Overview: Transfer RNA from a Patescibacteria group bacterium, 73 nucleotides, folded computationally. The prediction has a mean pLDDT of 82. Its Rfam family is "tRNA". Rfam classes the family as a transfer RNA. Lineage of the source: Bacteria > Bacteria candidate phyla. It was read from a public genome assembly.

RNA sequence: GCCGAUGUAGCUCAGCUGGUAGAGCAAUGCUUUCGUAAAGCAGAGGUCGCCGGUCCGAUCCCGGCCAUCGGCU
Numbered sequence: 001g002c003c004g005a006u007g008u009a010g011c012u013c014a015g016c017u018g019g020u021a022g023a024g025c026a027a028u029g030c031u032u033u034c035g036u037a038a039a040g041c042a043g044a045g046g047u048c049g050c051c052g053g054u055c056c057g058a059u060c061c062c063g064g065c066c067a068u069c070g071g072c073u
Base pairs, nucleotide, nucleotide: 001072002071003070004069005068006067007066010025011024012023013022019056028042029041030040031039049065050064051063052062053061
């Protein structure tokens, strides 16, 4: 330099062919306990890597850029 994959909640990951973004764990609060752990319940937490474009509408499609990983030279 070229090619490919990935980027979504604090962490690990879903999200079907475009139509209001979810799970598990963690953290917080509550119940239970003499107390802790475990268990149960509840609510919260996200400008979907960044900038543009298409579209009535974009996490999803298109272009560029950034980061990480892999391959080729």